[in-house]
Predicted 3D model of a 573-nucleotide part of an RNA (small-subunit ribosomal RNA, 5' domain) from Ustilaginoidea virens.
Its mean pLDDT, the model's own confidence on a scale to 100, is 80.
The source organism's lineage runs through Eukaryota, Fungi, leotiomyceta, Clavicipitaceae and Ustilaginoidea.

Context: one part of a larger RNA
Formats: sequence, structure tokens, C1' cells
RNA sequence: UAUGCUUAUCUCAAAAAUUAAGCUAUAUAUAUCUAAGUAUAAGCAAUUAUACGGCGAAACUGCGAAUGGCUUAUUAUAUAAGUUAUUAUUUAUUUGAUAGUAUCUUACUACUUAGAUAACUAUAGUAAUUCUAGAGCUAAUAUAUACUAAAAAUCCCGACUUUAGAAGGGAUAUAUUUAUUAGAUUAAAAACUAAUGCCCUUUAGGCUCUUUAGUGAAUUAUAAUAACUUCUCAAAUCGUAGGGCUUUACGCUAGCAAUAGUUUAUUUAAAUUUCUUCCCUAUUAACUUUCGAUAUUUAGGUAGUAGCUAAAUAUAGUUACAAUAGGUAAUAAAGGGUUAGGGCUUAAUUUUAAAGAAGGAGCCUAAAAAACGGCUACUAUAUCUAAAGAAAGCAAUAGGCACGCAAAUUACCUAAUCCCGAUCUAAGGAGAUAGUAAUAAUAAAUACUAAUAUAAGGCUCUUUUAGGUCUUAUAAUUAGAAUAAGUAUAAUUUAAAUCCCUUAAUAAGGAACAAUUAGAGGGCAAAUCUAAUACUAGCAGCCGCAGUAAUUCUAGCUCUAAUAGUAUAUAUU
Repeated sequence: UAUGCUUAUCUCAAAAAUUAAGCUAUAUAUAUCUAAGUAUAAGCAAUUAUACGGCGAAACUGCGAAUGGCUUAUUAUAUAAGUUAUUAUUUAUUUGAUAGUAUCUUACUACUUAGAUAACUAUAGUAAUUCUAGAGCUAAUAUAUACUAAAAAUCCCGACUUUAGAAGGGAUAUAUUUAUUAGAUUAAAAACUAAUGCCCUUUAGGCUCUUUAGUGAAUUAUAAUAACUUCUCAAAUCGUAGGGCUUUACGCUAGCAAUAGUUUAUUUAAAUUUCUUCCCUAUUAACUUUCGAUAUUUAGGUAGUAGCUAAAUAUAGUUACAAUAGGUAAUAAAGGGUUAGGGCUUAAUUUUAAAGAAGGAGCCUAAAAAACGGCUACUAUAUCUAAAGAAAGCAAUAGGCACGCAAAUUACCUAAUCCCGAUCUAAGGAGAUAGUAAUAAUAAAUACUAAUAUAAGGCUCUUUUAGGUCUUAUAAUUAGAAUAAGUAUAAUUUAAAUCCCUUAAUAAGGAACAAUUAGAGGGCAAAUCUAAUACUAGCAGCCGCAGUAAUUCUAGCUCUAAUAGUAUAUAUU
């Protein structure tokens, strides 16, 4: 694990893995809106709102759908576990910080620009679909475009002038790509030479003074220069409160949130990566390299490393310490079983990792997929059709067929746990709750007491054929109390119920509220009882039993073991 027989109560609860990663009717399992993106619904409700203002279907926009759930087919240095590395990289979100430079200079929106499109209206097509077409409107945080102080500093040019210094002009945010420079720093002291610079004092003397983060390590961080660019970003956004100045104007200025946004850190991950470790087979001994096998150079490529790819060059790399090949009724690990320990065995299955979505392959979108409840082909299956075409993927949850020794309801709910979204509000077959359920496991009803009678035994007492006292057994004897199985009012429980726990009422005398299963020759606890059978029928793990007196078969009675369970088969120690 399955099956047979049996089954009162309480708690707990595995469950289509094994065979077919076989096929699937139907239904559902991923959606989502706040004060705060977009409302003229020809929608509702009204009334202090004549631009709008409450609620709000639809639709645009944003975000999610890469999580979760399921399964174990593949897979044997692969996955994986432990252990390294990223100075070789990317990361939506979270939480910090972070942007004064936009024009190329004569004809300009800067108090806010442009053109669309859906929903909507109307007209159409098809047998048919979550199919669409043509026409007519209208939005934005959709799609586009575009404006934006002052002053200084630094660096290049440089008309003029020549001792030296200069009118004037240009460039300089961030990001991208390339090149260059800096990114320093402990041997110490002294003398000489003198140009030049500065200082103080005086014509001699002095050399005092300058920034550099971090690592074991970088071509690091960072900064600068020269250019580069199908020029990235530098807010034309939303809610709310109506404050302060005045020249009452073409007014100026200002708060708290929200959303967006560049760079950087953080968080969350990911991707590669180092070392060690895996079952059986040698009736598998050689394997890899035409078509990358091993290495180098250059280039491409990638987020980055890499024969990942291209060209050129070399000939290497693994192997009896078992390579390669084959098998596996092989996902890996944590974990489980067993054992005194060494070990042996198991792990489809609730946690972690990997892989897959009928089979292969390819791809779009995205921060993230080689995604399948996304798309495109092909193969296999298979549905609707008016035959032109159209649509499909339950190893999600229920349910069905098939397969089999082998496995549950087309139920209820978002109340809990979490998760997702624009979100306190919606959604979730994740999940929870019931139903089925002798997979396992927990507790432990089926009776208790007394008297009487009979039988027996101790102890005591000797007035012994007896008395007293105690203990057992038996009994179609008698009496008493107790309780929960069941039925049930109610509350409780719960999202709503159910069950349990509570609780009125009711509920025990044998024919009932009735315990079974397997045994009784040995191993091995328990019959040399009765009847039937007669080497037949049968039993028996094994030895054996059965041929007329069967301790073993078939029954009856009695007994034994375990007991709400028990026996059998199989796997494992």
C1' cells in the first nucleotide's frame, strides 16, 4: 500500500504518486480606483455651486498577470547540497539622498502649446468567435512639441602693443561613445652651484608655505581636458487649504500631500562561478576533434564572463584513481524507517531547489518569460460549421472516460492566514470551512455494588454434624444506585452553519444499547471433548494431518491470543 471480515464514542486527517507527463463535456481558478491621471454616459441622485464639483457603467491610461497552484516526464557532474567568487554583471519595486546652466542670437504661446484616438452616436459585413469595417464627435500623468534667473569663476582664442599686458569673442549642466591626464605620500642629515619667485629687512640674509577617498589587490570611486551622439533627462501633471504683501494689477509671493523624473546608494532578487560529494554494469576500453574537441591572438557578442560566435594560428583535452558507452521500475536535498553501534533502506507526496505544461521549435511584451489559464509555425489529438471558414490545450479546483490491486464533492466562503491592484473599500478553487474517508495516529463504552443460595479455602473457636470472621468461584435468584450511545429544546460554535464542549426533556435488564477477527499437533498461548467424513473432501508459511478411535479436515460445545479491531498478500529494516 492493497484486500477479506468486523466497526459504539472523542480528537486528529493522508487521499488518482505507483498503471496512462493518457484523453477530457461543463463551470470556475487574475484581476484592479483613491481627496489626489482622463467623465458632457443622451446613467442615477439631487440643488448654496451657469466652466466642472455627489455617486458612477463603459472606455483610455497606469500597474499586475514571471507570484501562487499542480506534477515528477526528462535528467547521473546534469540537477543538487555544503562552500567560494563577481575588482566580471543586471535589478521594476521598497527606503534614503539627488538636477539654478536648455535659445546659438533680427520678426517669438510662456499664466500652459499641437495633432490624434477610445468609450459614445449612426451605418454595415459574416452560419459562426472575447471577429471587425466605413463615417461622425471628445479627453489625458496616453502620444508629441517647447519656454525658463542674476552674477561670478575657469579654460581656450586674441585685435592691439612689445618691458609687459590686453579691448573683444567663444566654450564650460547631466547622460552616451572614444581617447588622454590626475587619482600622490616614511631612510636621515649636510655641503656646493646659481637662474628665478616670494618674504622681511636692507643690500646682506632666508627658503618657511600647497589638496588627494577606499581596498590585500583595480584600467576603482571621483575629478579634469579634447571631441562624439538617429541627443537621455532637466515637471505644459493631480488633490487640498485659501495665508502674506502691495502700486488693485497683464498682480507678486507662499504651505501640506500625491504622481512623475535623472543619477547614486539601499532593499529585493537574478545570472554566471570555485572546491568537494552521487546508484548498477568491463559480456562497455578507449573517447572528443569534418559540423569547437583543447589552447592563444584579434574582432564581434552579451547586463557582464566565456569557443558564446567569426577569422587566423597551434595540436591539444579525458581515461584502469574507470573516461566513454549502456541501464535505472533515478528529479536532488532537508527529512523518514530500522539498528547497541558500524550500517542498511527510503524520500512522487505539505519545506528548499530544479524542470515541465500533448510533442519539439521560435518569438513578442516586460525590470524579469524562451511564459503556455501569451502569440506563431510544424507533428499528434480533437471541437463547431450554412464547408467559405473558425476556435482548442485540466501535470489548477471540482467533475467525467480510460487505465488498473489502487484513491473523495461538478459543495460553502473571503471571517482567518497571506497575496495582488490606482487600493483602508475590489479580487483570489492561494487559502480556509463543511462532505467522502477503518491511510496512519489520540483517548478508551459494551458494565458497577450489595444481599441471598450453593461450593471451596484461610484464620479464629473448641458446647464441633456447629458458631464467628475474611476471601474466592458459581447462579435463567433478588435488590440498588450510576452513566452515555441514541433522540432532542436551547444557547454556544461559525462568514453562515455542522461537529465537539455545555444543557432542559427522554433514554438499560438479557430476546437487550447483544464484539469481533484469527487460532487450539509442534514451532506457539489454547481440547487426545462429541458428531460427520474415510488418502476422498479438505487443511497445512514449514514439519506434517486425513486409509473407520482424525488432538490438524467439516461442524457443535469448550478454550486461547489480540481487541474496535483483526487476518492475509507484498515492500523494507

Notes
It matches the Rfam family "Eukaryotic small subunit ribosomal RNA". On this family, see Yusupov et al., Science 2001: "Crystal structure of the ribosome at 5.5 A resolution". Clan: SSU clan. Rfam links the family to the GO terms ribosome and structural constituent of ribosome.